[in-house]
RNA sequence: GGCCCCAUCGUCUAACGGUUAGGACACUACCCUUUCAAGGUAGCGAUACGGGUUCGAAUCCCGUUGGGGUCACCA
Numbered sequence: 001g002g003c004c005c006c007a008u009c010g011u012c013u014a015a016c017g018g019u020u021a022g023g024a025c026a027c028u029a030c031c032c033u034u035u036c037a038a039g040g041u042a043g044c045g046a047u048a049c050g051g052g053u054u055c056g057a058a059u060c061c062c063g064u065u066g067g068g069g070u071c072a073c074c075a
Base pairs, nucleotide, nucleotide: 001071002070003069004068005067006066007065010025011024012023013022018055027043028042029041030040031039048064049063050062051061052060
């Protein structure tokens, strides 16, 4: 350098092109408890970036960035 794969809440992980982008853990508040833990209720929080297609994109296409794999080059 060529080709292939991957990128979603803090972490892990879902989501036929039509969802309010869901769940678990974590975190915050409250309840419970003598206290802590456990438990209960509620809250917070994400589609790597830029374009395109489409009535509609996390999802399809192109490019960029980052990561991984493979091949080639290089003594």